The part of an RNA shown here (large-subunit ribosomal RNA, half A) has 1594 nucleotides and comes from a Planctomycetota bacterium.
Lineage of the source: Bacteria > Pseudomonadati > Planctomycetota.
Its mean pLDDT, the model's own confidence on a scale to 100, is 81.
The full RNA is in RNAcentral, with records from ENA.

[in-house]
Context: one part of a larger RNA
RNA sequence: AGCAUAUGGGGGAUGCCUGGGCGUCAAGUGCCGAAGAAGGACGUGGUACACUGCGAAAAGUUCCGGUAAGCCGUGUGCAGGCGCUAGAGCCGGAAAUAUCCGAAUGGGGAAACCCGGCGCGGGUCAUACCGCGUCAUCCCGCAAGGGAAGGGAACCGGGUGAACUGAAACAUCUAACUAGCCCGAGGAAAAGAGACGAUUCCGUUAGUAGUGGCGAGCGAACGCGGAACAGCCCAAACCAUCUUUCGAGGUGGGGUUGUAGGGUCUUCGUUUAGACAGGGCGGCUGAAGCCGAACAGCGUGGGAAAGCUGACCAGAGCGGGUGAUAGUCCCGUAGGCGCGGGUCAAACUGUCGAGGAGAUACCUGAGUACCGCAGGACACGUGAAAUCCAGCGGGAAGCUGGGGAGACCACUCCCCAAGGCUAAAUACACUUGACGACCGAUAGUGCAACAGUACAGUGAUGGAAAGGUGAAAAGAACCCCGGCGAGGGGAGUGAAACAGAAUCUGAAACCGUAUGCUUACAACCGGUCAAAGGGGGGUAACCCCUGAUGGCGUGCCUUUUGGAGAAUGAGCCGGCGAGUUAAUGUCUGUGGCAAGCUUAAGGGAGCAACACCCGGAGGCGAAGCGAAAGCGAGUCUGAAUAGGGCGAGAAGUCGCAGGGAUUAGACGCGAAACCUGGUGAGCUACGCAUGGGCAGGAUGAAAGUGUCGUAACAGACACCGGAGGUCCGAACUCACUAAUGUUACAAAAUUAGGGGAUGACCUGUGUGUAGGGGUGAUAUGCCAAACGAACUGGGAGAUAGCUCGUUCUCCCCGAAAUAGCUUUAGGGCUAGCGUCGUGGUCAAACUUGUGGGAGGUAAAGCGCUGGAUGGGCUAGGGGGCGUCAAGCUUACUGAACCCAACCAAACUGGGAAUGCCUACAAGGAAUACACGGCAGUCGGACGGUGGGUGAUGAGAUUCAUCGUCGAGAGGGAAAGAACCCAGACCUACAGCUAAGGUCCUUAAGUGCUGGUUAAGUGGGAAACGAUGUGAUGGUGUCGAGACAGCUAGGAGGUUGGCUUAGAAGCAGCCACCCUUGAAAGAGUGCGUAACAGCUCACUAGUCGAACGCCAUUGCGCGGACAAUGUAACGGGGCUCAAACCAGCCACCGAAGCUUGGGAUAGUCGCAAGACUAUGGUAGGGGAGCGUUCUGCAGGCGGAGAAGGCACACCGUAAGGUGUGUUGGAGCGUGCAGGAGUGAGAAUGCCGGCAUGAGUAGCGCAAAACAUGUGAGAACCAUGUUCGUCGACAAUCUAAGGUUUCCGACGGAAGGUCAGUCCGCGUCGGGUUAGUCGGGCCUAAGCCGAGGCCGAGAGGCGUAGGUGAUGGACAACCGGUUAAUAUUCCGGUACCAGUGUGGGGAGUUGUGAUGAGAACCUCAGGACGGGUCAGCCUCUGAGUGGAUUGAGGUGGCAAGUGGUUAGAGACCAUGACGCCGGGUCGCAAGACCAGAAGUGACCGUAACCCGGGGGCAAGAAAAGGCAUCACAACGUUGAAGCACACUGUCCGUACCACAAACCGACACAGGUAGAUGAGUUGAGAAUACUAAGACGAAC
Repeated sequence: AGCAUAUGGGGGAUGCCUGGGCGUCAAGUGCCGAAGAAGGACGUGGUACACUGCGAAAAGUUCCGGUAAGCCGUGUGCAGGCGCUAGAGCCGGAAAUAUCCGAAUGGGGAAACCCGGCGCGGGUCAUACCGCGUCAUCCCGCAAGGGAAGGGAACCGGGUGAACUGAAACAUCUAACUAGCCCGAGGAAAAGAGACGAUUCCGUUAGUAGUGGCGAGCGAACGCGGAACAGCCCAAACCAUCUUUCGAGGUGGGGUUGUAGGGUCUUCGUUUAGACAGGGCGGCUGAAGCCGAACAGCGUGGGAAAGCUGACCAGAGCGGGUGAUAGUCCCGUAGGCGCGGGUCAAACUGUCGAGGAGAUACCUGAGUACCGCAGGACACGUGAAAUCCAGCGGGAAGCUGGGGAGACCACUCCCCAAGGCUAAAUACACUUGACGACCGAUAGUGCAACAGUACAGUGAUGGAAAGGUGAAAAGAACCCCGGCGAGGGGAGUGAAACAGAAUCUGAAACCGUAUGCUUACAACCGGUCAAAGGGGGGUAACCCCUGAUGGCGUGCCUUUUGGAGAAUGAGCCGGCGAGUUAAUGUCUGUGGCAAGCUUAAGGGAGCAACACCCGGAGGCGAAGCGAAAGCGAGUCUGAAUAGGGCGAGAAGUCGCAGGGAUUAGACGCGAAACCUGGUGAGCUACGCAUGGGCAGGAUGAAAGUGUCGUAACAGACACCGGAGGUCCGAACUCACUAAUGUUACAAAAUUAGGGGAUGACCUGUGUGUAGGGGUGAUAUGCCAAACGAACUGGGAGAUAGCUCGUUCUCCCCGAAAUAGCUUUAGGGCUAGCGUCGUGGUCAAACUUGUGGGAGGUAAAGCGCUGGAUGGGCUAGGGGGCGUCAAGCUUACUGAACCCAACCAAACUGGGAAUGCCUACAAGGAAUACACGGCAGUCGGACGGUGGGUGAUGAGAUUCAUCGUCGAGAGGGAAAGAACCCAGACCUACAGCUAAGGUCCUUAAGUGCUGGUUAAGUGGGAAACGAUGUGAUGGUGUCGAGACAGCUAGGAGGUUGGCUUAGAAGCAGCCACCCUUGAAAGAGUGCGUAACAGCUCACUAGUCGAACGCCAUUGCGCGGACAAUGUAACGGGGCUCAAACCAGCCACCGAAGCUUGGGAUAGUCGCAAGACUAUGGUAGGGGAGCGUUCUGCAGGCGGAGAAGGCACACCGUAAGGUGUGUUGGAGCGUGCAGGAGUGAGAAUGCCGGCAUGAGUAGCGCAAAACAUGUGAGAACCAUGUUCGUCGACAAUCUAAGGUUUCCGACGGAAGGUCAGUCCGCGUCGGGUUAGUCGGGCCUAAGCCGAGGCCGAGAGGCGUAGGUGAUGGACAACCGGUUAAUAUUCCGGUACCAGUGUGGGGAGUUGUGAUGAGAACCUCAGGACGGGUCAGCCUCUGAGUGGAUUGAGGUGGCAAGUGGUUAGAGACCAUGACGCCGGGUCGCAAGACCAGAAGUGACCGUAACCCGGGGGCAAGAAAAGGCAUCACAACGUUGAAGCACACUGUCCGUACCACAAACCGACACAGGUAGAUGAGUUGAGAAUACUAAGACGAAC
């Protein structure tokens, strides 16, 4: 370390539970608000953090009603009270109070704050201060007065109005008159009473008529059935009256319609429908609440309601609770009672209000109807387009009139527009009640809980997690360990504490402990089969654990022709996680009824209906044909009675279930994008307003002055001067280079260098510009850490021909990767191939045989079409000859023709095999065919054969055909999808074989016979090469002596001739004879300058038997070179073989075949049984298991349910059952039904836990020691030494933060370690102002009465207001606290006002005018400051002194006076004050003492005053000052003076270059302004130091 068992930790699944959700139905209710809403802020309790309630009358006050013995809301106590029938508390109804904000309304504003005016009151001597009331704008109105505003989830009306998407592209069209925005109204809204269905809603008509790139789609109405029902009022004519600007208008009466009506006039004649207002008998409902039947015993148990025994009630056996399951214990339930309130509303009263006939021709809705143009709405897209609406233009009639009936006209019929109101039926929400085959804590709302919270974001906005002790806290007294911890052990409580608060059950990952076996030479998808040994149990049979060793063995999913793949996905575990629902039509099954079937909306009843009673509107069917008229078992066509087409001759319909389709998001997750409304310029870009910053050094323009010079200019030189998008260089700013960093210090930094640094410079504060946009010295840059179009909510579940994923089991069958078409090629449709069902013929399929056919391939052939070789012959051509004439000739070429031999996919006078068609016969009983439901497939791969392309290349590509893989396991080929053998239902320690094998690995022959090979050929390869070797054939030589070797000869003419310098056999050319002889070439090689020389051919001898050559063929040899290592038999190894060839006999060898047993299906059979079948991806079909809930029936359970853990058994599988243990209250079974119904993968979601790993890191940097405290000290405190910064790491201050400040106590968590410590936790404390800042004024900008503009929202803007970053404006020093101080205290001042005193004549307001503010540069004055010297104090060996060392040597504003040009200048005062020292003490503090206080030098950017220069020409308003004008007040007393009094409100702590701000952090980054010392130095550079602060948290 592995396996097993036992036992723990961790974690929070599972089971059970539910205070919460979700949905349906019924009833009821439905606006709130200037009488201050909705929504908030802040308060309110004895104590008080949050919620709830309430509002300074504050968990409440008053009255009425009810209930009531307890109560002071909850977490949640403590303390203290109230009440008990004289009524606390609680509940219902009606009142009171109701801070501040908010429409917000006196003005303002950064909501919950600030500042007022007027009146009255309180208060003060008086001002101040306080209380109550009142004061916004707009509209109407003469006024009095009234109204509006703002909010509201959905519902409603109107204005405006997308895009994605669909159309497989897209533009009309669609999405859609949707989403969004805006306006408005109400409890409903809208519509509505005829120029015609009163309106509205539901069902149907009907997916019909239509409409439509006649595409995708869109889609009525009439009519019918229901719900509910309700009708009215003006304008005008006429009359009266009032006003009048003479245009007209107001009021009252009258009048309101279409078979016209009304008015007026004449005439007749009388009273009812109805409307409005009041009214409130009564009906209905019924608040808080009240009454409300009936049970005991026994034992078990902690507990009884369960069990057993015996009763009772029931108009009540709904439900909940009670220590387990209760009709009779409690609350309730059925049934009754109940004030107020709500609702309906008759009678009645009041005011209105009705009719007939005739005449008359007064009235009856005008920029209207209608028409034209261009639009919109109507289902209706301009169409033949009626109807309705409105923009522009034109423009009636008026009752003898007008409109409509789908162009238009005629006729006919219906109806009166251009004014208005109107309940119910309908929509939505809330409340209450009931219910649920709805959820049960990853579910159900986002929220079961203090959730729209924590948290994220500038903002709009986004948005969690988190339930359970027990019956009862009986929540563990007391003891022990420990730090007076955390945690634990006892004891105790309890039925149980392994129910102990991190609390029910308590799974898995993961981490331990104990025991048994195993493991350190082993090579491993980790299992499986066999198995020794060891351990344990059992009487035994036997079983359990472990597992040396051997055999076999390439995870899972997806996607693919093909995956162990080194192609995808998954760290592990647990939970969640994907074909659903509705409508429509279709098919199948099943059921009801049947020539019929069926209801929809709606109605009725009921606690409850899949299964009650009505309702027949409507639908489908029963008849078709035709374009239609129409006819009809027929009809159409047609002249037809013909023929033909379509029909008749098969029953439907309505439920339920299932398959598939369409429309919807439609199996789940996933874009980039598009559109719409908002939110953003605290980042950044640019602009505007107002402020601020830039050490130091250098250069030396113009101008000026002087000299020279010129006629005068010019010019030169010197001095002076101080310009510049000038130079060097800090702060500041930028970001060019390099390195580091890259899970960083840092989501852009650090280090070292670098650029600019008076300018087009940098920077603060305020403000503006917004996405189809802004801004931009253009980089496609920036617009809040992702910008070729921000972010955020919505349309929205956009779309995705694409990728991924898609969850239990078994059984039967089982493909395709092809054709055609396709903006099509990785998609689709139809066909092909699969499956399931039905049908009829009873045989088509298929195989074999025989007979008969069509055909033009292979091979062949060359007559045809072409190609092509040789020969012959020959026309023609070329050459030659020729007077270049005729003609002749020819080593040339050569059509045609002839002979011979050939070639062809697009040649065939011929022509197979195979295949195909057909007839018959046989076999076989498999199938075929047709129709219908459902598919999948359209990426294929290799091998053989026949072809094309290519290179007769490719693991290439493309066809045909067959096979295999695909979708196929098994055996062989070492290993291998496709090759060879062979098609796996299960089982067996049975048998036989196939391919292939039989020496070992490794099952089977070291088998047999005969050969071959010597190369390890076998066990890789060609042209070509070779006395390898075997076989066969041919042809030669040879006892007349071959072949090879050895010995000898190899001569002469002659050096052949020619050529040549030479050429003598042997450079070359020609010739190649003769002689001798056994033989010898005018020479086969070597060689020489040429000769020579050596050889050969040839001959003889010797030797003594075979020797050559050629061809065919078997097996071998060479040719033969690659990268880690043999590595080209799998290995060992093999040689008469273990190689090869031929043959023979055995044996091995598979999931093939056989045998025994078994399963399922089919066929046959009465049965017994027999036979056959059972590989399988996509896919089709069938049968089941399990989960959860429901109904019915019948059960189990505290003597122990579910769930968890372990084991055993059963079933073909999904699964089931039992036992033990844990657990402590619910749960099965049978039949039937309904689904949120099954998980391993989606870079899935959530949670937990691993791995990496005790690894990286601990964030620039210096600590050490002693003492103290403490349980504990590297880190805390104190001290000493050392170190760091010191233009900052010091001090002040703005923003921002918001208590971090100070003290005490604490140490769980936070702190990168620790901690006694802290910016941490708890408790307590702390911020004091007339003078500081704000409040006064105005800038950019913003708001904006009226006003202008705009569909709306809204935009602009006058008066006016608001708005600092600017203007104006009165206090200083010292002391004091743990923590504040220009705020408190001391001292000394000043400003504004009020009163009093006193004074004795001016004062004030308004208006106008003026002065005073830019930049650069140069002086002068001058405080602070620095240095030095002097002086003083202390120190100073035991004493005195000195050197030395340390320190000090200072002092406000205002006022007065003087000086000055003026100032923060000077003098005096202030100041008899304050500080500085010493001793003691831990400290707080106490005591004592009370010195010096001069001079010189340097010197600034702030302050004062002034000079000069240039061009870019340098805020506004208020206050103050001066002058002028006007006005007001003042002798009833102005100014000034003195004294006294008043001066409200907000900020004030602390950090502030940082551990407190912005950066997720105690982060090497960023952050405006002020002061900023010494030595060195030009300097704020640099280095080292002072004051002061630190030593950076391993």